[in-house]
RNA sequence: UCAGUGAUGGGUGAUGGGGCUCACCCCGAACCGCCGGCGACGGCUGAUGGCUCCUGCGCAACA
Numbered sequence: 001u002c003a004g005u006g007a008u009g010g011g012u013g014a015u016g017g018g019g020c021u022c023a024c025c026c027c028g029a030a031c032c033g034c035c036g037g038c039g040a041c042g043g044c045u046g047a048u049g050g051c052u053c054c055u056g057c058g059c060a061a062c063a
Base pairs, nucleotide, nucleotide: 009026010025011024012023013022016054017053018052019051020050021049033044034043035042036041
């Protein structure tokens, strides 16, 4: 460098990491929070899709 054979998917689920688990999508996709408002705009919740642990943040109380 060539040929043959075998093995192995990837992405996503409103902000981080580990474990387990569920769902969705196949790059023309899944996905990109909620409420009010015609729109502009204004307001609100949460680090999970779900469970749990860690990190960070928020609230309250005690020492």
Fluoride riboswitch aptamer (crcB RNA motif) from a Gemmatimonadota bacterium, 63 nucleotides, folded computationally.